This is a predicted structure of a 350-nucleotide part of an RNA (small-subunit ribosomal RNA, central domain) from an uncultured Lentisphaerota bacterium. RNAcentral holds the full RNA, with entries from SILVA.
[in-house]
Context: one part of a larger RNA
RNA sequence: CUGGGCGUAAAGGGUGCGUAGGCGGUUCCGUGUGUCGGAUGUGAAAGCCCACAGCUUAACUGUGGAACGGCAUUCGAAACUACGGUGCUGGAGUACGAGAGAGGAGAGCGGAAUUCUUGGUGUAGCAGUGAAAUGCGUAGAUAUCAAGAAGAACACCGGUGGCGAAGGCGGCUCUCUGGAUCGAUACUGACGCUGAGGCACGAAAGCAGGGGGAGCAAACAGGAUUAGAUACCCUGGUAGUCCCUGCCCUAAACGGUGUGCACUUGAUGUUGGUGGGAUUGUCCCCGCCAGUGUCGGAGCUAACGUGUUAAGUGCACCGCCUGGGGAGUACGGUCGCAAGAUUAAAACUC
Numbered sequence: 001c002u003g004g005g006c007g008u009a010a011a012g013g014g015u016g017c018g019u020a021g022g023c024g025g026u027u028c029c030g031u032g033u034g035u036c037g038g039a040u041g042u043g044a045a046a047g048c049c050c051a052c053a054g055c056u057u058a059a060c061u062g063u064g065g066a067a068c069g070g071c072a073u074u075c076g077a078a079a080c081u082a083c084g085g086u087g088c089u090g091g092a093g094u095a096c097g098a099g100a101g102a103g104g105a106g107a108g109c110g111g112a113a114u115u116c117u118u119g120g121u122g123u124a125g126c127a128g129u130g131a132a133a134u135g136c137g138u139a140g141a142u143a144u145c146a147a148g149a150a151g152a153a154c155a156c157c158g159g160u161g162g163c164g165a166a167g168g169c170g171g172c173u174c175u176c177u178g179g180a181u182c183g184a185u186a187c188u189g190a191c192g193c194u195g196a197g198g199c200a201c202g203a204a205a206g207c208a209g210g211g212g213g214a215g216c217a218a219a220c221a222g223g224a225u226u227a228g229a230u231a232c233c234c235u236g237g238u239a240g241u242c243c244c245u246g247c248c249c250u251a252a253a254c255g256g257u258g259u260g261c262a263c264u265u266g267a268u269g270u271u272g273g274u275g276g277g278a279u280u281g282u283c284c285c286c287g288c289c290a291g292u293g294u295c296g297g298a299g300c301u302a303a304c305g306u307g308u309u310a311a312g313u314g315c316a317c318c319g320c321c322u323g324g325g326g327a328g329u330a331c332g333g334u335c336g337c338a339a340g341a342u343u344a345a346a347a348c349u350c
Base pairs, nucleotide, nucleotide: 004321005320006319007304008303012318014201015200016199017198021194022193023192025088026087028085029084030083031082034080035077036076037075038074039073040072041071042070049065050064051063052062053061054060091191092188093187094186095185096183097182098181103177104176105175106174107173108172109171110154114150115149116148117147118146119145120144121143125136126135162169163168206247207246208245209244210243211242215241216240220236221235222234223233258317259316260315261314262313263312266295267294268293269292270291271290272289273288274287275286276285277284299306300305323350324349325348332343333342334341335340
């Protein structure tokens, strides 16, 4: 120097956009950077290696050769790489048409339920549990009817259904807006892939200020249970949960599986689109493309399993791992209002 890995054993960054860098389709021409060949010079001597020789041998020594993987100059080659030029259309993208969707932001509206308030009817219980009690109720509760107020969530449809990069997204309508897919043509002409730093987004909880507060409910209080019960059960109940603005930046952020491209037997569902057939009828049949499931072949795998949505076969680029504990800790740095986050050891020990 080369050689191993990352679904579950240690190991895929939470996700995207993108800078540098790395890598990059195809034709022809040129240059000759890398690359290849020849020549010349140099690569001190000694040593190593080979041959011969000298001390009786050996060690040792002498002579000659080879080697010194290199460098420089010069002459040449042009397949590949690179660079310059010229085209191409298969990669990528644009235009056009069409339908699908809880994709995002803002505004408005709706009904069911819950709690509360007021009034009517009405009387002794209600609530709760394994059983109870705390609690509520003759100051009229629970139940029931009517009216009103408030906040939060949107039953059924609803579906291994859909959309989104991930986090995530579900009542209805309107406005603004992102992306993907399919179809038939036209256009641009490699404009591509990945991506250290960087930037943006990022559930819940938490933090700051201002609102809001129906239900639920950390903390807390009481009642039970129990040997005890700082719990599980019950009655209450504050932060919080909701909205606006600004932080925080972490998760079993999971498919525990990085992104892109290509190739490699099948079967069967389902979603969106489309071509053809048949038909009263998108009701059915046969295909194609894009997604999403199940089963399974070869292969792979320690096995489990995976299996065209690969964990198969290859290429490009990034991230990460290197015995357990100490420790995702200390110190230092950066960030944060704080909580803390991030980067990240060692002694020692087994």

Source information:
The prediction has a mean pLDDT of 88.